[in-house]
């Protein structure tokens, strides 16, 4: 320099092909239970989906361009 693969909550993941307001588990916060803590119920907050333009009524998902991490040559 060339191909190609991820990047989504504080942790790991699904959602992407086929566009229609983001799930789930572990954690965290609250309440119930406990003499207190695990347990276990219930509830609740917390991600403008790596960054930017664009198309689109509507984008995590389509285009293109950047970055970053990792394969290959």
């Nucleotide at each position: 320099c060339a191909g190609g693969a991820u990047g989504u909550a504080g942790c790991a993941u699904a959602g992407u092909c086929u566009g229609g307001u983001a799930a789930u588990g572990c954690g965290u916060c609250u309440g119930u239970u406990u003499u207190g803590g695990g347990u276990a119920c219930a509830g609740a907050a917390g991600a403008u989906c790596a960054c930017g333009u664009g198309u689109u009524c509507a984008a995590a998902u389509c285009a293109c361009g950047u970055c970053a991490u990792c394969c290959u040559g």
Model confidence (mean pLDDT): 83 of 100. A computed fold for a 73-nucleotide RNA from Marophrys sp. SRT127, annotated as transfer RNA. The organism belongs to Marophrys, within Eukaryota. Rfam family: tRNA. By type it is a transfer RNA.